This is a predicted structure of an 88-nucleotide RNA (c-di-GMP-I riboswitch aptamer) from a Clostridiales bacterium. Taxonomically the source falls in Eubacteriales (Bacteria, Bacillati, Bacillota, Clostridia). It matches the Rfam family "c-di-GMP-I riboswitch aptamer". Its family is annotated with cyclic-di-GMP binding in the Gene Ontology.
[in-house]
RNA sequence: AUCCGAUAAAGGCAAACCUGCCGAAAGGCAGGGGCGCAAAGCUGCGGGUCUAAAGCAGGAUGACUGCCAUGACAGCCGGGUUGCCGAA
Numbered sequence: 001a002u003c004c005g006a007u008a009a010a011g012g013c014a015a016a017c018c019u020g021c022c023g024a025a026a027g028g029c030a031g032g033g034g035c036g037c038a039a040a041g042c043u044g045c046g047g048g049u050c051u052a053a054a055g056c057a058g059g060a061u062g063a064c065u066g067c068c069a070u071g072a073c074a075g076c077c078g079g080g081u082u083g084c085c086g087a088a
Base pairs, nucleotide, nucleotide: 004086005085012037013036017032018031019030020029021028022027035075041081042080043079045078046077047076048073049072050071055067056066057065058064
């Protein structure tokens, strides 16, 4: 230094759920909470998943229905990139 990851040490993050705010929604932010996590740090680059406002199509051109990402998820799987500790 690389791989690796302990019933080690110091710290870190925070699922469900609840409250408030933002958003059409998916979801996000803040506080509480703590299921878990060695990258559960960052990044949609590939795949995947979620939503469907605008738009398009149908419809009596109304209710409504369908299609669609330019919206979202990094705690779905890969890739990229940065990083704490050090037993075997």